The part of an RNA shown here (small-subunit ribosomal RNA, central domain) has 349 nucleotides and comes from an uncultured bacterium. Its Rfam family is "Bacterial small subunit ribosomal RNA". Rfam links the family to the GO terms structural constituent of ribosome and ribosome. Model confidence (mean pLDDT): 88 of 100.
Context: one part of a larger RNA
RNA sequence: CUGGGUGUAAAGGGAGCGUAGGUGGCAAGGCAAGCCAGAAGUGAAAACCCGGGGCUCAACCGCGGGAUUGCUUUUGGAACUGUCAUGCUAGAGUGCAGGAGGGGUGAGCGGAAUUCCUAGUGUAGCGGUGAUAUGCGUAGAUAUUAGGAGGAACACCGGAGGCGAAGGCGGCUCACUGGACUGUAACUGACACUGAGGCUCGAAAGCGUGGGGAGCAAACAGGAUUAGAUACCCUGGUAGUCCACGCGGUAAACGAUGAAUACUAGAUGUCGGGAAGCAUUGCUUCUCGGUGUCGUCGCAAACGCAAUAAGUAUUCCACCUGGGGAGUACGUUCGCAAGAAUGAAACUC
Repeated sequence: CUGGGUGUAAAGGGAGCGUAGGUGGCAAGGCAAGCCAGAAGUGAAAACCCGGGGCUCAACCGCGGGAUUGCUUUUGGAACUGUCAUGCUAGAGUGCAGGAGGGGUGAGCGGAAUUCCUAGUGUAGCGGUGAUAUGCGUAGAUAUUAGGAGGAACACCGGAGGCGAAGGCGGCUCACUGGACUGUAACUGACACUGAGGCUCGAAAGCGUGGGGAGCAAACAGGAUUAGAUACCCUGGUAGUCCACGCGGUAAACGAUGAAUACUAGAUGUCGGGAAGCAUUGCUUCUCGGUGUCGUCGCAAACGCAAUAAGUAUUCCACCUGGGGAGUACGUUCGCAAGAAUGAAACUC
């Protein structure tokens, strides 16, 4: 390389948009590059294969045929691919009519709770633990009442429920804004799928500048525990957590399952639509889209998957090829740095 694979054995890129490329619906027509058939030329000889022959046989030698799967020219064919032009509407998109949603961005508002401050009441404890102690408190704490300040997060509803490409998104209102779904069938007429590079987004921690800082809390300090205790427990506590702008680009970024299309028994929940019937605040049946559970065929090493496939097929991309060394070294690119990306070998089993 081929082959075989990628839920859990090695292996799906964190996710999207999209360039080149690859692949691509139905009908009829032209061309004939691929493709198919015929013919001609060539494909040196020897070698090779088959047949029969010559050395007494064989090796060896010579004769005839085949093969030389190729190339060129030419005559035809038109199913498939391609290409040119024409048409279609089942794919795709637009329009119109609807309802659903924690989808995104910005602004404003709200209540509960913690902490702090001020004032009142009140007096000796509070706090904390397995038990203590550090800590707080007669300079009046804890508790309780009233007022105020400030930051962060939004109980109940809440759901195996919803939305989003993923990361993720949850108090309320307003503004701007993306997508999906249902119905209709007016419009376009294959405009599609995938996507190497590329570009964009990307939890938490981290970094830069400037704010903010209630609670929590790496580091740190103290108290315990212990043989020790650089921990688990306790009292404190700084970065950080929050906001704005920029950087970073990684996660068990997981469904450990790439995207798209078609097909292949059923049963039962639930969410958003639609249709019909019965009827009255719903019930039944059908249907489209999502999200779950069970299950037949099939698949699978088994576990299990099973119309949301890990089944049957097609297209395109990514990735794997024994364990360790090692996601290391070196080089390169990116980054302020931390580091990220790419990514070996010797040696060893």